RNAcentral holds the sequence, with entries from ENA. Predicted 3D model of a 376-nucleotide RNA (Bacterial RNase P class A) from a Pseudomonadota bacterium. The gene name in the source record is rnpB. The prediction has a mean pLDDT of 79. It matches the Rfam family "Bacterial RNase P class A". The family's RNA type in Rfam is ribozyme.
RNA sequence: GGAGUGGCCUGGGUAGUCGCGUCAGGUACGUGCUUGCACAUACCUGCCGAGGAAAGUCCGGGCUACACAGGGCAGAAUGCCGGAUAACGUCCGGUGGGGGCGACCCCGGGAAAGUGCUACAGAGAAUAGACUGCCAGCUGCAAAGCUGGUGAGGGUGAAAGGGUGCGGUAAGAGCGCACCGUCCUGUCCGGUAACGGAUGGGAGCUGAGGUAAACCCCAUUCGUAGCAAGGCCAAAUAGGGAAGCAACAGGCGUGGCCCACGCUGCUUCCGGGUAGGCUGCUUGAGCCUGUGAGCAAUUGCAGGCCUAGAUGAAUGGCUACCGCUUUUACCCAUUGGGUAGAAGUACAGAACCCGGCUUAUAGGGCCGCUCCGCAA
Numbered sequence: 001g002g003a004g005u006g007g008c009c010u011g012g013g014u015a016g017u018c019g020c021g022u023c024a025g026g027u028a029c030g031u032g033c034u035u036g037c038a039c040a041u042a043c044c045u046g047c048c049g050a051g052g053a054a055a056g057u058c059c060g061g062g063c064u065a066c067a068c069a070g071g072g073c074a075g076a077a078u079g080c081c082g083g084a085u086a087a088c089g090u091c092c093g094g095u096g097g098g099g100g101c102g103a104c105c106c107c108g109g110g111a112a113a114g115u116g117c118u119a120c121a122g123a124g125a126a127u128a129g130a131c132u133g134c135c136a137g138c139u140g141c142a143a144a145g146c147u148g149g150u151g152a153g154g155g156u157g158a159a160a161g162g163g164u165g166c167g168g169u170a171a172g173a174g175c176g177c178a179c180c181g182u183c184c185u186g187u188c189c190g191g192u193a194a195c196g197g198a199u200g201g202g203a204g205c206u207g208a209g210g211u212a213a214a215c216c217c218c219a220u221u222c223g224u225a226g227c228a229a230g231g232c233c234a235a236a237u238a239g240g241g242a243a244g245c246a247a248c249a250g251g252c253g254u255g256g257c258c259c260a261c262g263c264u265g266c267u268u269c270c271g272g273g274u275a276g277g278c279u280g281c282u283u284g285a286g287c288c289u290g291u292g293a294g295c296a297a298u299u300g301c302a303g304g305c306c307u308a309g310a311u312g313a314a315u316g317g318c319u320a321c322c323g324c325u326u327u328u329a330c331c332c333a334u335u336g337g338g339u340a341g342a343a344g345u346a347c348a349g350a351a352c353c354c355g356g357c358u359u360a361u362a363g364g365g366c367c368g369c370u371c372c373g374c375a376a
Base pairs, nucleotide, nucleotide: 001372002371003370004369005368006367007366008365009364010363012322013321014320015319016318017317018316020049021048023046024045025044026043027042028041030039031038032037033036051347055358056357058356059355060354061353062352063226064225065224066223075222076221077220078219079218080094081093082092083091084090095108096107097106098105099104109217110216114215115214116211117210118209131154132153133150134149135148136147137146138145139144162180163179164178165177166176167175181205182203183202184201185200186199187198188197189196190195230279231278232277233276240270241269242268243267244266245265250264251263252262253261254260286305287304288303289302290301291300292299293298323345324344325343326342327341328340329339330338331337332336
């Protein structure tokens, strides 16, 4: 200098001006009563006022209501081992396998219960399989053909049913043997464990290609709903209940009228629901600094801090200058620097609160490590 890998931070600044929301204080006017407080409206002043993801709502927990002896079925999620944590499908540390020269990255029960699927190519794809080749026999003058044997060679494929060598054979083949591999079963050593190391016996290899984000099997976990949860106050109108009063009358309707039929009172009190309002609501598994424990995730102790709570939903708009990036012109002068202009400056926006994961993000900065080249 180039290429790469892992992690972290930031994500506009200043001024002016016009505005918005909660809270606190004050002023004005009004209302209520317990007469010095409360409430409503308007204005003024002050403090504070989005994020690293506030997002997706994919996991986990708090909180709230309902349900709940115990067990099972069904369903869903998770899946090597140990630890962290309120909990997790998250994180940390190990372990085995795979990829990369490497830093580093990816994956994790069972395919030895059963069922299914396995494109294309290929003769044959899971009860293996004769296209070519090889070998034997027969036919034939020959070329070649027919029948059988053979899974060793060729070819196809992601995968052809262990590998190498020797023996063996007509040619061959775990057909036999040696070594390696695989599987089953013990022992010893290290480790909390997953697992690792050493070693003995057995099986010619049987159950033995892949797929469980196909069904399935095994183990573990899981009650349902969500702040529109839940709690409190509570109008008008309509309706419900109770008590008292009135009463066979009166009123209203049908009807031309009578009879008849149907409906119907007044006062007080009570409770439920609706509109609406209050609460839940932001002090919390909180943040910062220092220090101790631990490889780490994380956690103990001490001190300090208060940091949005809206609800037809505030946190914004404009102007100027500066910063950053790109680009154009000119100048100095060619590593580059200066002046002027133009364009761009992301993703996105709390809604009960936390811990994660995932996804989006203009640009800028920092740290650890790896490989290659060059120079000393």